The prediction has a mean pLDDT of 77. This is a predicted structure of a 144-nucleotide RNA (SAM riboswitch aptamer (S box leader)) from Paenibacillus albidus.
[in-house]
C1' cells in the first nucleotide's frame, strides 16, 4: 500500500525539553505565547492478550455409577478444553497496537420530517433545526 472484519457518544497530565503551529482533505468553528506540533515520562484501557467469579451450552473420558468374564455400551458432569452471557466497561497494564481539547469537533452524498421561503397549485429551494443510511477517515485484528 490493498482486501476482510470491529469499533468510533466512556476514559485519560497544573510534568520536562522544545519553540508556531494544530485540529487528515474543503468549508466551518475552535485551540494555541497564560505556550502548538514533535520528543521524553505520566496516564487511560479500544482491539489483541492474560486473568477471576458466576453463568448458559457443546466436546473429551481420566475419576465415578450401571452392565459385563473382559471389550463393548449405558449413566453422571467430580475433572478438563472450547464458547455465550454478566460482574454499574469483572481484574491487570508486565507483553503487541492504539489512544490522552471539543460525538471521529461539525458539515461534505443521498433518502426523509419540522419549521421558513417562492409558486394560484401539484411542487421547488446549497435556507434552517433534526433523523436514517452511505462515503471519507482514525485505530484493532486477519489476510495479500
Nucleotide at each position: 500500500u490493498u482486501c476482510u472484519u470491529a469499533u468510533c457518544g466512556a476514559g485519560a497530565g497544573c510534568g520536562g525539553c522544545g519553540g508556531a503551529g494544530g485540529g487528515a482533505u474543503a468549508g466551518g468553528c475552535c485551540c494555541g505565547a497564560u505556550g502548538a506540533a514533535g520528543c521524553c515520562c505520566g496516564g487511560c484501557a479500544a482491539c489483541c492478550g492474560a486473568u477471576u467469579u458466576a453463568u448458559a451450552g457443546a466436546g473429551c473420558a481420566g475419576u465415578c455409577c450401571c452392565c459385563a468374564a473382559c471389550c463393548c455400551g449405558g449413566g453422571u458432569a467430580c475433572g478438563u478444553u472450547c464458547u455465550u452471557u454478566a460482574a454499574a466497561u469483572g481484574u491487570c497494564a508486565u507483553g503487541g497496537u492504539g489512544c490522552u481539547a471539543a460525538u471521529u469537533c461539525c458539515u461534505a452524498c443521498a433518502a426523509u420530517g419540522g419549521c421558513g421561503c417562492a409558486g394560484u397549485a401539484u411542487u421547488g429551494c446549497g435556507g434552517u433545526c433534526g433523523u436514517u443510511g452511505g462515503c471519507a477517515g482514525a485505530u484493532g485484528a486477519g489476510a495479500a

RNAcentral holds the sequence, with entries from Rfam.